[in-house]
RNA sequence: ACUCAUCCCCGGGGGAGCGCUGCGACGGCGCUUGAGAUGGUGGCACGAGCCGCCGACCCGCUGAACCUGAUCCGGUUAAGACCGGCGGAGGGAGGGAGCGGUUUUCAUCC
Numbered sequence: 001a002c003u004c005a006u007c008c009c010c011g012g013g014g015g016a017g018c019g020c021u022g023c024g025a026c027g028g029c030g031c032u033u034g035a036g037a038u039g040g041u042g043g044c045a046c047g048a049g050c051c052g053c054c055g056a057c058c059c060g061c062u063g064a065a066c067c068u069g070a071u072c073c074g075g076u077u078a079a080g081a082c083c084g085g086c087g088g089a090g091g092g093a094g095g096g097a098g099c100g101g102u103u104u105u106c107a108u109c110c
Stems, first nucleotide, its partner, number of pairs: 001102003006097004010060004016032006039054006066091003072085004
């Protein structure tokens, strides 16, 4: 110097589908898939909306976590989910310490 077990700190992200209620849902009750399907809490609104903080979970360049195209296309399903395409397309969140390993340089001795 490179690599790296591990540790610390930091950061990114999503929350779907179905039934009943209801004109209308991030509400209430129940079910499905999923790692996760708004668990706790604050502010404004008071037509069910908007914004934040914490937690759980996933992910941080070896980056398909997640977003865009996309209210996309084909299959499948009651509908999500799932499979394939789009597509390794365009975007996307990392610093520090560091056991061990490898290599290089310098010094000393033979």
A computed fold for a 110-nucleotide RNA from Altererythrobacter sp. B11, annotated as TPP riboswitch aptamer (THI element).
The coordinates come from a structure-prediction model, not an experiment, and the mean pLDDT is 77.